A computed fold for a 73-nucleotide RNA from a Candidatus Gastranaerophilales bacterium, annotated as transfer RNA. The coordinates come from a structure-prediction model, not an experiment, and the mean pLDDT is 80. It matches the Rfam family "tRNA". It is annotated as a transfer RNA. Rfam describes the family as follows. Transfer RNA (tRNA) molecules are approximately 80 nucleotides in length.

RNA sequence: GGGUUUGUAGCUCAGUUGGUAGAGCAGUUGACUCUUAAUCAAUUGGUCGAGGGUUCGAGCCCCUCCAGACCCA
Repeated sequence: GGGUUUGUAGCUCAGUUGGUAGAGCAGUUGACUCUUAAUCAAUUGGUCGAGGGUUCGAGCCCCUCCAGACCCA
């Protein structure tokens, strides 16, 4: 330099054919308990890596860039 792939909650990851962003763990509150842990219930948390485009509508399609991994040279 060329190519492939990944980027979504604090962490690990889903998200189908474009139609109001989710799970587990973690956090907070409550119940239970002599207390803690465990268990149960409720709940907070996201400008979906950045910018632009297409569309009535984009996490998803297109372009550029950034970062990581891998392959070729």